[in-house]
RNA sequence: AGAGUUUGAUUCUGGCUCAGAACGAACGCUGGCGGCAUGCUUAACACAUGCAAGUCAUACGGAAGAAAUUCUAGUGGCGGACGGGUGAGUAACACGUGGGAAUCUACCCUGAAGAUUUGGACAACUAUUAGAAAUGAUAGAUAAUCCAAAAUAAUCUGGCAACAGGAAAGCAGCAAUGCGCUUCAGGAUGAGCCCGCGGUUGAUUAGCUAGUUGGUAAGGUAAAAGCUUACCAAGGCAAUGAUCAAUAGCUGUUCUGAGAGGAAGAUCAGCCACACUGGGACUGAGACACGGCCCAGACUCCUACGGGAGGCAGCAGUGGGGAAUUUUGGACAAUGGGGGAAACCCUGAUCCAGCAAUGCCGCGUGAGUGAAGAAGGCCUUAGGGUUGUAAAGCUCUUUUACUGAUGAAGAUGAUGACGGUAAUCAGAGAAUAAGUUCCGGCAAACUUCGUGCCAGCAGCCGCGGUAAUACGAAGGGAACUAGCGUUGUUCGGAAUCACUGGGCGUAAAGGGUGAGUAGGCGGCUUGGUAAGUCAGAUGUGAAAUCCUUGAUCUUAAGUCAAGAACUGCAUUUGAAACUGCCAAGCUUGAGAGUAGCAGGGGAUAUUAGAAUUCCAAGUGUAGAGGUGAAAUUCGUAGAUAUUUGGAGGAAUACCAGUAGCGAAGGCGUAUAUCUGGGCUACUACUGACGCUGAGUCACGAAAGUAUGGGGAGCAAACAGGAUUAGAUACCCUGGUAGUCCAUACCGUAAACUAUGAGUGCUAAAUGUUGGGAGAUUCAUUCUCUCAGUAUUUGAGCUAACGCAUUAAGCACUCCGCCUGAGUACUACGAUCGCAAGAUUAAAACUCAAAGAAAUUGACGGGGACCCGCACAAGCGGUGGAGCAUGUGGUUUAAUUCGAAGAUACGCGAAAAACCUUACCAGGGCUUGACAUUUUAGUUGUGAUUUUUGGAAACAAAAAUUGUCAUUCAGUUGGACUAAAACAGGUGCUGCAUGGCUGUCGUCAGCUCGUGUCGUGAGAUGUUGGGUUAAGUCCCGCAACGAGCGCAACCCUCAUCUUUAGUUGCUAACGAGUUAUGUCGAGCACUUUAAAGAAACUGCUGGUGUUAAGCCAGAGGAAGGUGGGGAUGACGUCAAGUCCUCAUGGCCCUUAUGUCCUGGGCUACACACGUGCUACAAUGGUAGUGACAGUAAGUUGCAAAUCUGCAAAGAAGAGCUAAUCUAUAAACACUACCUCAGUUCGGAUUGUACUCUGAAACUCGAGUACAUGAAGUUGGAAUCGCUAGUAAUCGCAGAUCAGCAUGCUGCGGUGAAUACGUUCCCGGGUCUUGUACACACCGCCCGUCACACCAUGGGAGCCGAUUUUACCUUAAGAUGGUGCUCUAACCCGCAAGGGAGGAAGCCAGCCACGGUAGAAUUAGUGACUGGGGUGAAGUCGUAACAAGGUAGCCGUAGGGGAACCUGCGGCUG
Repeated sequence: AGAGUUUGAUUCUGGCUCAGAACGAACGCUGGCGGCAUGCUUAACACAUGCAAGUCAUACGGAAGAAAUUCUAGUGGCGGACGGGUGAGUAACACGUGGGAAUCUACCCUGAAGAUUUGGACAACUAUUAGAAAUGAUAGAUAAUCCAAAAUAAUCUGGCAACAGGAAAGCAGCAAUGCGCUUCAGGAUGAGCCCGCGGUUGAUUAGCUAGUUGGUAAGGUAAAAGCUUACCAAGGCAAUGAUCAAUAGCUGUUCUGAGAGGAAGAUCAGCCACACUGGGACUGAGACACGGCCCAGACUCCUACGGGAGGCAGCAGUGGGGAAUUUUGGACAAUGGGGGAAACCCUGAUCCAGCAAUGCCGCGUGAGUGAAGAAGGCCUUAGGGUUGUAAAGCUCUUUUACUGAUGAAGAUGAUGACGGUAAUCAGAGAAUAAGUUCCGGCAAACUUCGUGCCAGCAGCCGCGGUAAUACGAAGGGAACUAGCGUUGUUCGGAAUCACUGGGCGUAAAGGGUGAGUAGGCGGCUUGGUAAGUCAGAUGUGAAAUCCUUGAUCUUAAGUCAAGAACUGCAUUUGAAACUGCCAAGCUUGAGAGUAGCAGGGGAUAUUAGAAUUCCAAGUGUAGAGGUGAAAUUCGUAGAUAUUUGGAGGAAUACCAGUAGCGAAGGCGUAUAUCUGGGCUACUACUGACGCUGAGUCACGAAAGUAUGGGGAGCAAACAGGAUUAGAUACCCUGGUAGUCCAUACCGUAAACUAUGAGUGCUAAAUGUUGGGAGAUUCAUUCUCUCAGUAUUUGAGCUAACGCAUUAAGCACUCCGCCUGAGUACUACGAUCGCAAGAUUAAAACUCAAAGAAAUUGACGGGGACCCGCACAAGCGGUGGAGCAUGUGGUUUAAUUCGAAGAUACGCGAAAAACCUUACCAGGGCUUGACAUUUUAGUUGUGAUUUUUGGAAACAAAAAUUGUCAUUCAGUUGGACUAAAACAGGUGCUGCAUGGCUGUCGUCAGCUCGUGUCGUGAGAUGUUGGGUUAAGUCCCGCAACGAGCGCAACCCUCAUCUUUAGUUGCUAACGAGUUAUGUCGAGCACUUUAAAGAAACUGCUGGUGUUAAGCCAGAGGAAGGUGGGGAUGACGUCAAGUCCUCAUGGCCCUUAUGUCCUGGGCUACACACGUGCUACAAUGGUAGUGACAGUAAGUUGCAAAUCUGCAAAGAAGAGCUAAUCUAUAAACACUACCUCAGUUCGGAUUGUACUCUGAAACUCGAGUACAUGAAGUUGGAAUCGCUAGUAAUCGCAGAUCAGCAUGCUGCGGUGAAUACGUUCCCGGGUCUUGUACACACCGCCCGUCACACCAUGGGAGCCGAUUUUACCUUAAGAUGGUGCUCUAACCCGCAAGGGAGGAAGCCAGCCACGGUAGAAUUAGUGACUGGGGUGAAGUCGUAACAAGGUAGCCGUAGGGGAACCUGCGGCUG
């Protein structure tokens, strides 16, 4: 410090996820030791048992004892208000911080003074007595540091004062004296009260408050105060968020972070609150009291049913809850606390120990050496590699653990729970001690096997469908290590709420517009002030923590000490620039005045002409209207058309313009009246009066609503006609609301410049509107300037597109708004509205994206240009018939397999009777039909013939014949037998592959280097202007070059030359023949086959840019690539082929191998493709007569001759080929046929033959005779071809024993047409749009059906909380009363009375409770609404391209559904 993830790729926006640190944690696996910490986060749930607050006999009576002395139930004193626990409540002066005044404070300290005289009671106790118990009751006796009275007292209290009021206790000691007691003053400590400031969320909580706010008086308190009461006033709080709701103990601090912040508030420390729940007071210095009291309630326990007892949120512990949190331990030795004069007692505070890897820290599990690189494992290309110096082995060491011995500090004099602990020494022995997670990327670390979208993994992206580095295992590796990993939570990364430090044209985001309140901000100068600001000082900011330094435990964690810091608050002293405030001034901002100017600015009234429609009349006749084409409709009852007249409503052509006006919406005939704003020039006025603007108010298109008018045209709905598969639409004919006016609502639009308002600054150019100034010519031309409105471009900005003085630039001020997508412009609630609805506005849940701009492609029922037998123009076909052949389907034991739009289908197959053959049935073989190797054994290997069984393979037997090389060891080779490795597989996967092939396409394209441009993907080059068959060439150009393609080079044909003439040729000469190069001869010609020549837009003219080129011409055998062939760029189709071959993996191994016989691949209702033959007279038949070329031939081609009607047979010259081997056919001539199912056509069938072959039944070809089917030119549709081409005619070859309508070649005869590029198809280039990129066979919307999930409404039901009114009123304090009762004081001899007190009673207050109501909220609910997610369901096709009717926004109506239509708006 970043990384992964949206895309084909890119940049951006934006979310999700990861790497880090942390934890009171939990879970999984594992686990050696020690130190220091920490340990119910959940049920403030319920608690058995023990302990946690007592102490004092030097306060007192009592008891025991002879006494010393001992004991402690009670009275009394002090302490139980500390310590310890918990965090329920509390949003509050509770806490933090800093201040304040009207207070109290036991014990403690200091000082001053005092302690005199009397009296009284009640416990314990005794007696009686009630009760189960707890606990009492009555009577009697008694002490005190218990209680009371009197006296005295000031520096006390009250009062101006006079004056009045107001206290005490003793105990111990022989004593000195000590400990106490009372009052006052001061201190210290602790506590109470008040105030400023600070720290949670929600406005879908906006108003709250009657003791409420203040005053007076009284009461009350330790103390100020509505703290309380009475009276008076009507205040107080709140948008700087009152009230209400939800949540929460607060802080020092802790975690994280660079910081600012964010999150948390365990342990430790400070404060607060609470103590089963609620209420209450008593005592006391202090409590409204955790281990006190009273009452009420719930719960638990005891009970003799009458009554009682209890409160672990103390320490242990139990149950329960929970993912989860310890021992019913030791000791008061230390520190501290209570009591005591003290000894001492008490202390679950505390100190220790125990349990737990819960955390942090430290240590160890050995060290050195050791290559035969052992064995084993794993991998392997079979060589090796790796585990790996790792192990073993050898040599050492002993931390830890173990055994034994010694043995602390903690303790100032005594006292040690911890503890025989820490530590030290000795001993033995490598001995007692390693795991966990991960290894596709992020992110360090890779292979094999298993599995086969299964099982599973996964933090995100994503792996798994037979070769998984992603699942499981193994080997190996990486990381951390007594731990490791997972889960959860927090911060970080996240600049992803942005103070530091973000944004709003198109990504989320500018309010529809203005006026203006609060608020925020605010021009120039001077003086003052000192609130902000800055500086200094002081106080405080507890300790601990953090940081620095040092010390101490061997180190570290830890602990201790010192320092710094605690960024804060308050007080105070100063400064005066800036902001604020006060005062005084100024004119530039703003306003004002005067004079002009432009304008569809607004309102009202009036008004004009054109047009539509309607009405009336005339003319006139059969149509009109409407559409892509039609129909509905109107019209002979006279339409449409035309003429005249009239009625009525709405809208204002031309002018008219990115021109004007207005805040926006918006505004358009003309005139008048009223009226708002703006601009310019000038000015001697005011003097900051300004800007923005939450709430608020006003305006606000269209649609819509209400009432009343109006209604010509248009036109939602509706009706009809078309279109269509359907057509609730688009088109047509009609047509109602509405559109118009008035009044009142509504308050929304793509209300858009998708750009808030204001101010200042920052380059230019060109238009245009309204003013003003100047110059010049005096036609209007130029310059300057203010205010608008546009276009282009620079700096700058921007992700890019783009913006660019009218900013999206540079700055300031104020307002509004945004924070992933969907859910959702939604629900609920609230406000507004007559309604429609508007405004405000979530969540659950789902996803890892959604999105912006630009790029390259692809696509478009987008555009431009160009090409192609693509269309057109022609010629001939296919599709109809019969047959051949291939395919599908069906059938079958099998009908082997593959090929499937173009690019499968006379294709693989250039030959299925057997073989082929892969298929089926049956019969055999198992190291095998074939190869190599090893071991063992046998061995004369083999050939021919015969016999038997058999379908054959095969098995068995016999005979004949032949008999190897080598070494000389029956050795090796060979053969056979047996066994083992292995063979074999046309078995699977062409989606694991190589090779080969098809196709786009012989289309003109496809790329690279360097440079340049762009953030980048990419672009440029390769685009543009011409041109070409061509990215062919030229010109231009931020490109310059280059490569693969094109072209050329290669073959062939066409012309000529040279060379060479045999098997070819024959002009001249000679010979011969009926005739023929037959012979001599020749090589001239033809020809053969080798080498050359020739064609290059080279020449001329025109045109073109002086180019490339094009057009015309000349010459030429050939002319503009001369014809044809070979040649196929980068790539596409997971195209085809594992059955040519090769090959990975998988599978079979007495079978999926191999051999054999027979069958099948040839089936046959049918469908399709490719062909052949025809349908005839441009023909058929018969006869006669001509003219080729390629190619092949000895297991062959075969002449002549003969036989046969013929296929063919017999025979065999010649030929291993320019020598021999063939009838070319169409054609020509002659004759017949005369338009018919024929002298066309030949299928089918019968008979008889021929040939090949072991073998023609399934299942060959041919011949003869006979038979003589369909078919009379072929529907929709569709194919080929542009010249020696189509068409037509035959010939040859491969395969092959035989079999050709197929295929591959060859020659003969030999046309027609092309205006042209609108259209169909395919292709190329440029451009445009895109929501496509698996790329339009794309993407994608909604209803419906099914399943699941969360959620809204819902008659209600059941809880909780808060609150109002009323009722009831325990305990209690207060007040009153108090006839009953009553020790102290007073009067009285006494009785008695008085004062005072108490019970009781009454009153108001009040907890719980009750009744009625309200609000908020949780859960649940028949039914119901929409939403989301799901595998390949249904219906359509709304959107993306002009998406086939451009889309979208608002509104209204309609419709199964996407949607359609109307009105207005926007361009995205």
Small-subunit ribosomal RNA from Rickettsiales endosymbiont of Ecdyonurus torrentis, 1468 nucleotides, folded computationally.
It matches the Rfam family "Bacterial small subunit ribosomal RNA".
The RNAcentral record of the sequence draws on SILVA.
The prediction has a mean pLDDT of 85.
Taxonomically the source falls in Rickettsiales (Bacteria, Pseudomonadati, Pseudomonadota, Alphaproteobacteria).